Predicted 3D model of a 132-nucleotide RNA (c-di-AMP riboswitch aptamer (ydaO/yuaA leader)) from a soil metagenome. The prediction has a mean pLDDT of 79. The RNAcentral record of the sequence draws on MGnify. Its Rfam family is "c-di-AMP riboswitch aptamer (ydaO/yuaA leader)". Rfam links the family to the GO terms cyclic-di-AMP binding and regulation of gene expression.
RNA sequence: CGCCGAAUCCGGCCCAAAGGCUGGAACCGGGGACCCAUCACUUCCCCGGGGUGAGUCGGCCGCCACCGGUGGCCGAAGGGCGCCUUCCCCGCCCAAACCCGUCAGCUAACUCGGUAGGCGGACGCGGAAGGA
Numbered sequence: 001c002g003c004c005g006a007a008u009c010c011g012g013c014c015c016a017a018a019g020g021c022u023g024g025a026a027c028c029g030g031g032g033a034c035c036c037a038u039c040a041c042u043u044c045c046c047c048g049g050g051g052u053g054a055g056u057c058g059g060c061c062g063c064c065a066c067c068g069g070u071g072g073c074c075g076a077a078g079g080g081c082g083c084c085u086u087c088c089c090c091g092c093c094c095a096a097a098c099c100c101g102u103c104a105g106c107u108a109a110c111u112c113g114g115u116a117g118g119c120g121g122a123c124g125c126g127g128a129a130g131g132a
Stems, first nucleotide, its partner, number of pairs: 001120004008025007026115006036105001048103001049100004056076009078094005083131006089124001
């Protein structure tokens, strides 16, 4: 300097400092009306449900302690990067992790929280329009 991500900026107090506490702006997320949606009958099986996030779905093959788990591959949709924005093409990459605790559809007013962490080497001097 740049990238993923909401995760940045400006104060006040304590303090020698480091640091701690706290307020605001901005950005992000949860809960939360009317209306709308859901909710109806029978049988069988299974057994909570929900949230942040791109991180899901389907198929094939192998393995295992086997009706489940796990590893790999392929496809579909999704996400990120390639000077910036929109669209298209092309190339490379990602697919986690965690939280609530029996409870929550949407949702105005209202209300409750977060502002972490982890990385990188110049790229497609591609197309259309506009920028820097």